A computed fold for a 314-nucleotide RNA from a Thermoplasmata archaeon, annotated as Archaeal signal recognition particle RNA. Rfam family: Archaeal signal recognition particle RNA. Clan: SRP clan. By type it is a non-coding RNA gene. Model confidence (mean pLDDT): 79 of 100.
[in-house]
RNA sequence: GCACAGACUAGGCUGGGGGGUUAGGCGUCCCCUGUAACCGGAAAUCGCCUUCGCCGGAGCCGAAGCCGCCGAGGCGAUGCAUGAAAUGCGCUCUGAUCCAGCCCUGGACAAUGAUGUUCCGUCCCUCAGGACCGAGGGUGGCUGGCAGGCAGCUGGAGGGCUGUUAUGCCAGUCUUUAUCCUGGACAAAGGGUUAGGCCCGGAAGGGAGCGGCCCACCCAGGAACCAUCGGUGCUUGAGGGGGCGCGGAGCUGAGGAAAGGGCUGGGGCAAAUCAGGGUUCGUUUCAUGCAUCCACUUGGCAGCGUGUCUGUGC
Numbered sequence: 001g002c003a004c005a006g007a008c009u010a011g012g013c014u015g016g017g018g019g020g021u022u023a024g025g026c027g028u029c030c031c032c033u034g035u036a037a038c039c040g041g042a043a044a045u046c047g048c049c050u051u052c053g054c055c056g057g058a059g060c061c062g063a064a065g066c067c068g069c070c071g072a073g074g075c076g077a078u079g080c081a082u083g084a085a086a087u088g089c090g091c092u093c094u095g096a097u098c099c100a101g102c103c104c105u106g107g108a109c110a111a112u113g114a115u116g117u118u119c120c121g122u123c124c125c126u127c128a129g130g131a132c133c134g135a136g137g138g139u140g141g142c143u144g145g146c147a148g149g150c151a152g153c154u155g156g157a158g159g160g161c162u163g164u165u166a167u168g169c170c171a172g173u174c175u176u177u178a179u180c181c182u183g184g185a186c187a188a189a190g191g192g193u194u195a196g197g198c199c200c201g202g203a204a205g206g207g208a209g210c211g212g213c214c215c216a217c218c219c220a221g222g223a224a225c226c227a228u229c230g231g232u233g234c235u236u237g238a239g240g241g242g243g244c245g246c247g248g249a250g251c252u253g254a255g256g257a258a259a260g261g262g263c264u265g266g267g268g269c270a271a272a273u274c275a276g277g278g279u280u281c282g283u284u285u286c287a288u289g290c291a292u293c294c295a296c297u298u299g300g301c302a303g304c305g306u307g308u309c310u311g312u313g314c
Stems, first nucleotide, its partner, number of pairs: 001314008011061004015033005023050005038057004065304002068301006074294001076293013090279007098266008109255001116251007123241008131232005136226002140174008148165007179223006190215004198207003
C1' cells in the first nucleotide's frame, strides 16, 4: 500500500406525488401510488415555517449513501383538439289526437238466422181511471106513545079532560153513505125508574123528587162509509210526440263486430298533449392525438462524502 473479517463513528433511511387551503411552503383533510420498514401527541376561528413540517420516543443501515441534471419504460392526473354515443333547455318542420269515404289485415258472432227493414215497449206530454196513504165530515122526513111548555074547561086537595106545540126521550117505518164498537167523564143543564125521607088527603090514592142505577148528550180512540180535499219510487187505458241505445214480435236470407295499418278530402295546427326528423348551446361517457406533471423501475453524467481502530494474509 492492497484484500478479507470484526468493532466504531460521521452520516443516512423509516416514503413520494396530485388536489384543496395559503402571499408562498410543509402538515392535519381528500385522492393516486410504493416499501422489509416506525410509535405516540396537537393542529381548519388551524399547527409549524420563509426553504424545512412541530413536540417526544424507537428501530434499521453504516462508510453507507444523499442531492442535482439528461434520457428510457411506466401506473395515474390535468388541459386542449377531433370524432362517436347518450342526454337537457330552446328553436324549427311534419304528423297524430276529430269527422267522412274507400282499401287491406283481422274474424268475435252467425241457418238455434248475419246484414237490412217493419211494428210494439222502454222515454216525454195530455186526458181519463185504479190502488195505497193522510186529512175532513156525520142525512132528512112521517106516524104513534110518554113527558114538558102554552091555552081553555073542571074538581074539596093531590089532580082530571081537551087542543096546540121552535122542546126532550122511546118505538116503528121511509129515505140517506151518514152507521157500528170500546172506554171515560158527567158540578150545573136532558129523559126514565125512583130506596129512604117529604107533601096533599078521613082513607083510598096521588104528587114533587135527593141519593143510586140506566139511557141520551159530550169527550177520546178504533172500524166502515163519501161524485169532498191533498199526496205517491205504485199501476191501467186512450191519443199525440220522439226514437241513439236496450228488450220483445215479424219479414228477408249470408254475411260480418272490435282492433290495427294505408290513401283521399275536410277540420284543427292560437293553445294543450303525444310521436318522429333537423339544429344552436350546454352536460356526461368513450376513443384517438398533442402538451404538461408524475408514484415506481432503470441507464448515464456531475457534486458532497468515501473516515477511525483492531486482527489476519500478501